[in-house]
RNA sequence: CGAGCCGGCCGGGCGGCCGCGUGACGCCUUCGGGCGUCCCGAGGAACGUCCGGGCUCCAUAGAGCAGGGUGGUGGGUAACGCCCACCCGGGGUGACCCGCGGGACAGUGCCACAGAGAACAGACCGCCCGUCCUCGGACGGGUAAGGGUGAAACGGUGGUGUAAGAGACCACCAGCGUGCCGGGUGACCGGUGCGGCUCGGUAAACCCCACCCGGAGCAAGACCAGACAGGAUGUGUUCGAGGGUUGCUCGCCCGAGCAUCCGGGUAGGUCGCUCGAGCCGUGCGGUGACGCACGGCCUAGAUGGAUGGCCGUCACCUGCACGAGGGCGACCUCGGCAGGCACAGAACCCGGCGUACAGGCCGGCUCGUCUG
Numbered sequence: 001c002g003a004g005c006c007g008g009c010c011g012g013g014c015g016g017c018c019g020c021g022u023g024a025c026g027c028c029u030u031c032g033g034g035c036g037u038c039c040c041g042a043g044g045a046a047c048g049u050c051c052g053g054g055c056u057c058c059a060u061a062g063a064g065c066a067g068g069g070u071g072g073u074g075g076g077u078a079a080c081g082c083c084c085a086c087c088c089g090g091g092g093u094g095a096c097c098c099g100c101g102g103g104a105c106a107g108u109g110c111c112a113c114a115g116a117g118a119a120c121a122g123a124c125c126g127c128c129c130g131u132c133c134u135c136g137g138a139c140g141g142g143u144a145a146g147g148g149u150g151a152a153a154c155g156g157u158g159g160u161g162u163a164a165g166a167g168a169c170c171a172c173c174a175g176c177g178u179g180c181c182g183g184g185u186g187a188c189c190g191g192u193g194c195g196g197c198u199c200g201g202u203a204a205a206c207c208c209c210a211c212c213c214g215g216a217g218c219a220a221g222a223c224c225a226g227a228c229a230g231g232a233u234g235u236g237u238u239c240g241a242g243g244g245u246u247g248c249u250c251g252c253c254c255g256a257g258c259a260u261c262c263g264g265g266u267a268g269g270u271c272g273c274u275c276g277a278g279c280c281g282u283g284c285g286g287u288g289a290c291g292c293a294c295g296g297c298c299u300a301g302a303u304g305g306a307u308g309g310c311c312g313u314c315a316c317c318u319g320c321a322c323g324a325g326g327g328c329g330a331c332c333u334c335g336g337c338a339g340g341c342a343c344a345g346a347a348c349c350c351g352g353c354g355u356a357c358a359g360g361c362c363g364g365c366u367c368g369u370c371u372g
Stems, first nucleotide, its partner, number of pairs: 001368010012314007020041002023038006043343001047354002050352005055217004062250004067213005072086005087101001088099004102208002107206002109202003124147002126143007155173006174198001176195008221271004230262006242254003278297008316340005322335005
């Protein structure tokens, strides 16, 4: 200097004028409100509604089945399908990245086409032996080492052996099973011995195994005010109808009403509603996620739904056939002019993940080239 990998942050600033919302204080009020001052007033994703919770109700709330979720090990956390570290497998020269990561010896299914044959299969070409024929070839038997088909063909290399071959046998290797030793909390890793010689793939197919799971949701729910108009049918009243918030069964509990149909009234207000598994700083512990201690701070709570508009200036980005300077050049710096300035807005709250984002900044690491 170039090319990459990983992580973090910002995403407009300043001034002036006018205008908004909650709250606090003060004054006024015809009690409906009005005026003034002050504090505060959208996000890092507020988006998606994909997970996990807090909270509220069922409600005093158990068990089983069904159903759903996760899936290497160990940690973190209120919890999680999240985060951290590590293991194994794969990709990359590397920094690093990826993984629907338990089980194919519980069972079922699938592997098109090609091919002899696709799971305990198989003889197309070929090789060997025998008989016949006598240029070719035909038939019978043996064979799976060589060739072919295919994504994949029932271990690999070398040798012994054989009629020709073959783990038939042997040496080494890989794999599988297993004993022992060492390291590690563990998943696993390393070493060594023995053995049958070798027992496809696929579970992001059904399935099996391990662990986890009440439901509904702030339009939850609580309170206040106000208004109205009840009727019919069926059934039940302790021998129990009906109900108990995914479905079914059992248990347990509530229970004098309930179910269906016709008809009428209301849709207003207050709370929930923001002090939190909260934020910031420092120190300590830990590889890390994070935890602990001390100190400091209070930062929207609207309800047709607030935080905006205008002007000026600066910053940033893009362009220019403009001006000045530097440079061999590519180009760079300053000035001028023009245009632009991302994704996008709370609505009970929080922890994550996913997605979107013009432009800019910072840190660490890898590889290549050159120079000292």
Molecule: Bacterial RNase P class A
Organism: Flavimobilis rhizosphaerae